[in-house]
RNA sequence: UCCCGAAAGGCCAAACUCCCCGAGAGGAGAGGACGGAAAGCGACGGGUCUGGCUCCGUCAGACAACAUCCUGAUGGAGAGAUGAUAGCCGAGCUGCCGAAG
Repeated sequence: UCCCGAAAGGCCAAACUCCCCGAGAGGAGAGGACGGAAAGCGACGGGUCUGGCUCCGUCAGACAACAUCCUGAUGGAGAGAUGAUAGCCGAGCUGCCGAAG
């Protein structure tokens, strides 16, 4: 120095509650600790979630009326974010301590 992860001093803070922001996923703050050795930083790759899109079916609306189109609800399939997630995984950058090996 690297791998690795005992101890100590400290650090962060899941669920949940309150409040604010957002259409939503989710995020900021306060309380609270399930956990974490990068649970520090950043959405580069994959995953997941949200929103929207395309196609098919059903129902309703709209039209004087029928079908198509259109609008809405709902079920299924497909592609998939320019959104979210770094406490899903990988990769990247930075970083405290130092026992045994």
The RNA shown here (c-di-GMP-I-GGC riboswitch aptamer) has 101 nucleotides and comes from a Desulfuromonadales bacterium. The organism belongs to Desulfuromonadales, within Bacteria. Model confidence (mean pLDDT): 83 of 100.